RNA sequence: UGUAGCUUAGUGAUUAGAGCAUUCGCCUCGCAAGCAAAAGACCUGGGUUCCAUUCCCAGCA
Repeated sequence: UGUAGCUUAGUGAUUAGAGCAUUCGCCUCGCAAGCAAAAGACCUGGGUUCCAUUCCCAGCA
């Protein structure tokens, strides 16, 4: 230090956000680009707390 396939933002309570990638649609003779949409994540266990991804402890890497 650990958040989506990759790179990452984030905050004690609101539907956890973005870029790239993926899928579908539009467009095109076709592909790319562009436009629109969808799916996809808080390392594991325990504790504190009305509420934990966030704070604390242990473990794993």
This is a predicted structure of a 61-nucleotide RNA (transfer RNA) from Callorhinchus milii. Its Rfam family is "tRNA". Rfam links the family to the GO term triplet codon-amino acid adaptor activity. The RNAcentral record of the sequence draws on Rfam.